[in-house]
Source information
Large-subunit ribosomal RNA, domain I from a Methanobacteriota archaeon, 537 nucleotides, folded computationally. The RNAcentral record of the full RNA draws on ENA. The coordinates come from a structure-prediction model, not an experiment, and the mean pLDDT is 83.
Context: one part of a larger RNA
RNA sequence: CCGCGUGGGGAAUGGCUCGGCUCGGGCGCCGAAGAAGGGCGUGUCAAGCUGCGAUAUGCCGCGGGGAGCUGCAAGGAGGCUCUGAUCCGCGGAUCCCCGAAUCGGACAUCCGCUGGGCUUCGGCCCAGAUUCCGGGAAACCGGAAAGGGAACCUGCCCAAUUGAAGCAUCUUAGUAGGCAGAGGAAAAGAAAUCAACCGAGAUUCCGUGAGUAAGGGCGACCGAAAACGGAACAGGGCAAUCCGAAUCCGCUCGGGAAACCGAGUGGAGAUGUGGAGUUGCGGACCCCGUUACACCCAAACCGUCGAACCUGAAGUCCGCUGGAACGCGGCACCUCAGAAGGUGAUAGUCCCGUAGGGGCAAGACGGUGGGUGAGUGCGGGAGUUCCUGAGUACCGUGCCUCGGAUCAGGCGCGGGAAACCGGGGGCCAUCAGCCUCCAACCCUAAACACGACCCGAGACCGAUAGCGUAGUAGUAGCGUGAGCGAAAGCUGCAAAGCACCCCUGACGGGAGGUGAAAAGGCCCUGAAACCACGCGG
Numbered sequence: 001c002c003g004c005g006u007g008g009g010g011a012a013u014g015g016c017u018c019g020g021c022u023c024g025g026g027c028g029c030c031g032a033a034g035a036a037g038g039g040c041g042u043g044u045c046a047a048g049c050u051g052c053g054a055u056a057u058g059c060c061g062c063g064g065g066g067a068g069c070u071g072c073a074a075g076g077a078g079g080c081u082c083u084g085a086u087c088c089g090c091g092g093a094u095c096c097c098c099g100a101a102u103c104g105g106a107c108a109u110c111c112g113c114u115g116g117g118c119u120u121c122g123g124c125c126c127a128g129a130u131u132c133c134g135g136g137a138a139a140c141c142g143g144a145a146a147g148g149g150a151a152c153c154u155g156c157c158c159a160a161u162u163g164a165a166g167c168a169u170c171u172u173a174g175u176a177g178g179c180a181g182a183g184g185a186a187a188a189g190a191a192a193u194c195a196a197c198c199g200a201g202a203u204u205c206c207g208u209g210a211g212u213a214a215g216g217g218c219g220a221c222c223g224a225a226a227a228c229g230g231a232a233c234a235g236g237g238c239a240a241u242c243c244g245a246a247u248c249c250g251c252u253c254g255g256g257a258a259a260c261c262g263a264g265u266g267g268a269g270a271u272g273u274g275g276a277g278u279u280g281c282g283g284a285c286c287c288c289g290u291u292a293c294a295c296c297c298a299a300a301c302c303g304u305c306g307a308a309c310c311u312g313a314a315g316u317c318c319g320c321u322g323g324a325a326c327g328c329g330g331c332a333c334c335u336c337a338g339a340a341g342g343u344g345a346u347a348g349u350c351c352c353g354u355a356g357g358g359g360c361a362a363g364a365c366g367g368u369g370g371g372u373g374a375g376u377g378c379g380g381g382a383g384u385u386c387c388u389g390a391g392u393a394c395c396g397u398g399c400c401u402c403g404g405a406u407c408a409g410g411c412g413c414g415g416g417a418a419a420c421c422g423g424g425g426g427c428c429a430u431c432a433g434c435c436u437c438c439a440a441c442c443c444u445a446a447a448c449a450c451g452a453c454c455c456g457a458g459a460c461c462g463a464u465a466g467c468g469u470a471g472u473a474g475u476a477g478c479g480u481g482a483g484c485g486a487a488a489g490c491u492g493c494a495a496a497g498c499a500c501c502c503c504u505g506a507c508g509g510g511a512g513g514u515g516a517a518a519a520g521g522c523c524c525u526g527a528a529a530c531c532a533c534g535c536g537g
Base pairs, nucleotide, nucleotide: 001537002536003535004534005533006532007531008530014524015490016489019461020460021458022457023456024455025454026453027451028450029148030147037098038097039096040053041052042051044076045075048072049071059092060091061090062089063088064087068080069079070078103112104111105110113128114127115126116125117124118123130145131144132143133142134141135140152183153181154180155179156178157177163170167217193200194199204231205230206229207228208227215221235443236442237441238389242275243274246273247268248267249266250265251264252263253262254261255260280420282387283386284385285383286381287380288379289378290377293373294372295371296370297369301367302366303365304364305363309358310357311356315331316347317330318329319328320327332349333348334338341351342350394415395414396413397412398411399410400409401408422438423437424436425435426434477484478483497523501510502509503508
């Protein structure tokens, strides 16, 4: 030096999984009645996590359940429990301090004031922010708001890197980001829309139309709509004309479970409460005919649903191996149940379950019951009296945005209509015609987005993977800070976690014992690098 062997070291690999990922379904707001989130406490010993709040690992009621319990957590001690604990479900009580934080102030979660009430004089309890709305002369009274939320949504403000192989219009992009606001969804929405002489009939979303039309230093690039196929479907209310107080609210009393009704009183309201009416083959006004409805409440009763939970078939038969039977051999049985998991190895018949069946509190829905409402809705006819949203439509001009090009949407400035014999639109203008619709008021479920939360599933991962986190993980640690951000899973069926003896100061070792096996706690398996020793060359 090479080879082999035996060990050490090391952690790969295999196996496992209380975790993660994705998809599907469900469900979706919380907060001055003090949230979200924290701080500090709280246990017999108590550092962390969890729970809870000076009633502090908990208190009360009801229901479930039925033998053990005193969280993770195994120990000692002390307790609780068939007078039903622990535990599970529903409801309630308590709930320190900070935090919108709200009596004033401070800020690492503390300090202080005023008024009232109580006091065993130690102290305790209650009220006291701001803005807006309503009432009031005011003092003050009543109500609302604020703040938070993973992503989703709407509005406002709005980049740059980049691409154009440079760069400025353009692009990136109305994106990132900032701000405001709303909700379980949001937004949009019932044609002054499209279409094309045929017709459609609110909005939203998906597919197609289509990378088409169009835009574009006509460069890079950008980029619709109608229509068609689907998902889901739903339509309503005002202003005005006409009528003119027929209306509404507070308080008190009476009836009622409530909705609601009646009475009294005060107020709102003619600057119009209420009725009627809401449209483009219109409506009001006048006449005729016809038809039955919509909404609200929930005490009792009935039904359906609804929590924990209950029930739920059939081998633990014989033999063998083994530490252990769920394996093998033999003989049986159940099945509306042969899903899954557990149990000392692989279990339909051992356990938990599964199919199926049952159960009820709070509560929800329906029935039944009670109440309210214009004589409501619909159709036809006559007259042509009245009405139909103004600094609006529209025009000019400058800009922003858009596929929108002379033509889509918006803003600034300047002009500025009509009134049913009316007005807008049909992708340049004007004229004529044709078609189509009725702006300048409001509301509207479902289909479509997202996932903090719950459940199920997987030709998803299996500990350098899968979330950053399968363990006290946004922890330890780092940074002045914004912020960055780990590593770390596995004894065994059972602790049976090695008594006693010897050496040692101890660690540790020897011997011995437990166990199927030392698997001996940095513990399943235990590769390689590397190290030592032995043997051979």